[in-house]
Context: one part of a larger RNA
RNA sequence: CGUUGGAAAUUUGAGAGGACCUGACCUUAGUACGAGAGGACCGGGUUGGACUAACCUCUGGUGUAUCUGUUGUGCCGCCAGGUGCAGUGCAGAGUAGCUAUGUUGGGACGAGAUAAGCGCUGAAAGCAUCUAAGUGCGAAACUCACCUCAAGAUGAGAUUUCCAAACAGGGACGUCAGAGACUAUGACGUUGAUAGGCUGCAGAUGUAAAGUCAGAGAUGGCAAAGUCGAGCAGUACUAAUUACCCGAACGU
Numbered sequence: 001c002g003u004u005g006g007a008a009a010u011u012u013g014a015g016a017g018g019a020c021c022u023g024a025c026c027u028u029a030g031u032a033c034g035a036g037a038g039g040a041c042c043g044g045g046u047u048g049g050a051c052u053a054a055c056c057u058c059u060g061g062u063g064u065a066u067c068u069g070u071u072g073u074g075c076c077g078c079c080a081g082g083u084g085c086a087g088u089g090c091a092g093a094g095u096a097g098c099u100a101u102g103u104u105g106g107g108a109c110g111a112g113a114u115a116a117g118c119g120c121u122g123a124a125a126g127c128a129u130c131u132a133a134g135u136g137c138g139a140a141a142c143u144c145a146c147c148u149c150a151a152g153a154u155g156a157g158a159u160u161u162c163c164a165a166a167c168a169g170g171g172a173c174g175u176c177a178g179a180g181a182c183u184a185u186g187a188c189g190u191u192g193a194u195a196g197g198c199u200g201c202a203g204a205u206g207u208a209a210a211g212u213c214a215g216a217g218a219u220g221g222c223a224a225a226g227u228c229g230a231g232c233a234g235u236a237c238u239a240a241u242u243a244c245c246c247g248a249a250c251g252u
Stems, first nucleotide, its partner, number of pairs: 001152001005163007015149004021049007033038001051106005059100004066093005071086006110144003117137004169246003173189005194239003197235005203228003211222004
């Protein structure tokens, strides 16, 4: 821009893409078959491999948020206590998020029309013949079925609701994240929990400083302390203010 009034939702599915894998074991059954040796079809169940999707409860990884220990050196006048730099200085842990080697799931059942093949009925050709007329079975292949997209399917579909006025609706703006390069998408904008803050909790680290007590001292106790807390709640304290832009023919 189109889809012939403008919108908001919900959809149909022409068409397109994806997937389609397979082993072993148990049982049927040491049965059918076979002199024996051996040894099934069909059917039922269990458990794997590879591939693949989603997810983070568990097991781990990362985790330059965070906590702790510690070396050298500079600074805060000194001590104590901090802080800068040294690859995050180095080291030990680690929430959220992201992840696989982790967890869960998937390729199931079936239908239709068939291939080779196997048939039924059956003439031409008094017989025979699956074929000529007619009719049945039959495969991981085909068409469905399963998953995803899909009306620019210009053949532009359908249903429901809203609006006939600068309205319905949309945009822009602002606070943002289950989204993200930008855009888009989604949430919210005081009739508000959208983000920050504050309070609390899950959780991380591992017992802060100061003081005091014990000890000759190192050190230990008071102390699960202090700090953090991307997660989860509560709470309008702060910021989402007011204003703005677009918005239809016939018709009325």
The part of an RNA shown here (large-subunit ribosomal RNA, domain VI) has 252 nucleotides and comes from a Cytophagaceae bacterium. The RNAcentral record of the full RNA draws on ENA. Model confidence (mean pLDDT): 87 of 100.